Predicted 3D model of an 86-nucleotide RNA (transfer RNA) from uncultured Solobacterium sp. NCBI's taxonomy places the organism under Bacteria, Bacillati, Erysipelotrichia, Erysipelotrichaceae, Solobacterium. It matches the Rfam family "tRNA". Gene Ontology term of the family: triplet codon-amino acid adaptor activity. The sequence was found in a public genome assembly.
[in-house]
């Protein structure tokens, strides 16, 4: 330099045009139950940011554009990671 695969919450990861981000599911974390105390197990909660006293609402799928009535999903450019080729 070329090609391929991928980038979704703290981490992993599903979702591949409309129900759909109430971001499922798993891990981790916090609190509680249990225990003499732990471990294990069980229950509840748990992304960021903006506005707001709160309730609640808006925005965010690597970044920026495009297509479409409608985009995490399709297209283009760029950034990052991994793999292969030269």
């Nucleotide at each position: 330099g070329c090609a391929g695969u991928g980038g979704u919450a703290u981490c992993g990861a599903a979702g591949u045009g409309g129900c759909u981000a109430u971001a499922a599911c798993g891990a981790g974390a916090a609190c509680g139950a249990u225990u003499c105390g732990a471990a294990a197990u069980c229950g509840u909660u748990u992304g960021a940011u903006c506005g707001g006293a709160a309730a609640c609402g808006g925005u965010c799928c690597g970044u920026g554009g495009g297509u479409u009535c409608g985009a995490a999903u399709c297209c283009c450019a760029c950034c990052c990671a991994c793999u292969g080729c030269g």